Context: one part of a larger RNA
RNA sequence: UGACGGGGGCUCACACAAGCGGUGGAGCAUGUGGCUUAAUUCGAAGCAACGCGAAGAACCUUACCAGGGUUUGACAUGCACGGAUUAGCUUUAUGAAAGUAAAGUGACAGGUUUACCUGGAACGUGCACAGGUGCUGCAUGGCUGUCGUCAGCUCGUGCUGUGAAGUGUCGCGUUAAGUCGCUCAACGAGCGAAACCCCUAUCGUUAGUUGCCAACAGGUAAUGCUGGGGACUCUAACGAGACUGCCGGUGUCAAACCGGAGGAAGGUGGGGAUGACGUCAAGUCCUCAUGGCCCUUAUGCCCUGGGUUGCACACGUGCUACAAUGGUAUGGACAGAGCGACGCAAUAUCGCAAGAUGGAGCAAAUCGCAAAAACCAUGCCUCAGUUCGGAUUGUGGUCUGCAACUCGACCACAUGAAGCUGGAAUCGCUAGUACUCGCGUAUCAGCUACGACGCGGUGAUACGUUCCUGAGCCUUGUACA
Numbered sequence: 001u002g003a004c005g006g007g008g009g010c011u012c013a014c015a016c017a018a019g020c021g022g023u024g025g026a027g028c029a030u031g032u033g034g035c036u037u038a039a040u041u042c043g044a045a046g047c048a049a050c051g052c053g054a055a056g057a058a059c060c061u062u063a064c065c066a067g068g069g070u071u072u073g074a075c076a077u078g079c080a081c082g083g084a085u086u087a088g089c090u091u092u093a094u095g096a097a098a099g100u101a102a103a104g105u106g107a108c109a110g111g112u113u114u115a116c117c118u119g120g121a122a123c124g125u126g127c128a129c130a131g132g133u134g135c136u137g138c139a140u141g142g143c144u145g146u147c148g149u150c151a152g153c154u155c156g157u158g159c160u161g162u163g164a165a166g167u168g169u170c171g172c173g174u175u176a177a178g179u180c181g182c183u184c185a186a187c188g189a190g191c192g193a194a195a196c197c198c199c200u201a202u203c204g205u206u207a208g209u210u211g212c213c214a215a216c217a218g219g220u221a222a223u224g225c226u227g228g229g230g231a232c233u234c235u236a237a238c239g240a241g242a243c244u245g246c247c248g249g250u251g252u253c254a255a256a257c258c259g260g261a262g263g264a265a266g267g268u269g270g271g272g273a274u275g276a277c278g279u280c281a282a283g284u285c286c287u288c289a290u291g292g293c294c295c296u297u298a299u300g301c302c303c304u305g306g307g308u309u310g311c312a313c314a315c316g317u318g319c320u321a322c323a324a325u326g327g328u329a330u331g332g333a334c335a336g337a338g339c340g341a342c343g344c345a346a347u348a349u350c351g352c353a354a355g356a357u358g359g360a361g362c363a364a365a366u367c368g369c370a371a372a373a374a375c376c377a378u379g380c381c382u383c384a385g386u387u388c389g390g391a392u393u394g395u396g397g398u399c400u401g402c403a404a405c406u407c408g409a410c411c412a413c414a415u416g417a418a419g420c421u422g423g424a425a426u427c428g429c430u431a432g433u434a435c436u437c438g439c440g441u442a443u444c445a446g447c448u449a450c451g452a453c454g455c456g457g458u459g460a461u462a463c464g465u466u467c468c469u470g471a472g473c474c475u476u477g478u479a480c481a
Base pairs, nucleotide, nucleotide: 001481002480003478004477005476007475008474009473010472011471012470013469015465016464019429020428021427022426023425026320027319028318029317030316031315032314033313034311035310042053043052064306065305066304067303068302069301070300073129077128078127079126080125081124082123088105089104090103091102092101093100094099108119109118110117111116131295132294134293135292136291140289141288142284143283144282145280147278152191153190154189155188156187157186158167159166160165171182172181173180197272198271199270200269202240203239204238205237206236207235208234212229213228216227217226218225243266246260247259248258249257250256322422326381327380328379329378330377331376332375338369339368340367343362344361348357349356350355388419393414394413395412396411397410398409399408436457437456438455439454440453441452
């Protein structure tokens, strides 16, 4: 100087408390361990691995296994030699395919009279080399997680100390903050904090189509449907607005705090992006790049089939429930954000349905996906393993795709399991938040999505710091470095 303490003081945080809702019990989905296997490819391992890499494992992917094939190679560059054979297309044989063999047809540029010559590409032979998701993340770059959006981490000059070092950065107040004020052997400065950036909440100006419709006019079974209009909503560009600016009180005539006014918004208005010096030899050589090592008729490459989906079991994360604040049937209402041409697909017809036929319109504020659901109204169910719950299984279908056996999703009928609120323990959350309800997108032929990332609808409980956990500052002890 740090680190540590079942030392002290101060402070903070969904850390606890006060609550709301879960997990742990059931069924299923998904990831992991274990076991099994020819293979069940590899990585991730307390928090910070385990719905993680994977924003899509039937083939492909694919790295694994079995079998079949191949050796200048699936891909790149160069050199030497060869000769016009060749590339492409068609057909045949063989094969599970990859491929192998054969036949037919038959290219380009320049010179040049046909004919011939030369060259590029291609092909063949040979040589350099290619190739490796092989090893080492403890050789590395880059990227990422975590402490933590915590308030810290440092420097120059000066001063103090023999020196390591200290001071500044401490103290008193204050703040979300090393934020600001005052004091002070310190005075300044940098990286962080804050601000600058984006979205959102209010208003104005400009603009008015594909959006809107108050007044006027026309029209319809109905609809901004039409003329028209820019008022309103909205769209999208530019501005205004919030600064402790004003008032009162407290405070050191301070910083600031408390209350109030006005205001759409009040003391960082709400949310996002933004992550200091560093820590964990944290993660990644399987995104990529790369040193070294290793393989080179194989640890490279191609293909068929299988596997990654296996199941006595254990754990994590979720979904659906156990019901009446509910289930079911019929009718009715209200979003936002997205996506669409190898696409979204309306009206119509067929089918109980999944879906099929067909194809208007739309490169989309114009057309479509599109039905929002919880909600409201009415009827039934009346506390039951039930009109709760839907696992499992059988049969029949639909769709995608070369192909749904291993191993897809969906529909209909039948079947109708466990489950009556879950031990010890444990998790999330403070406002348009939790709980709850649907909608969309990426990946994608299809889908294992109940995942991930977004979007809106409805809409609560709590207001303290004794304790548990973690963190910051000061101080104290130390047989620790």

Source information: This is a predicted structure of a 481-nucleotide part of an RNA (small-subunit ribosomal RNA, 3' major domain) from an uncultured organism. The full RNA is in RNAcentral, with records from Greengenes. Its Rfam family is "Bacterial small subunit ribosomal RNA".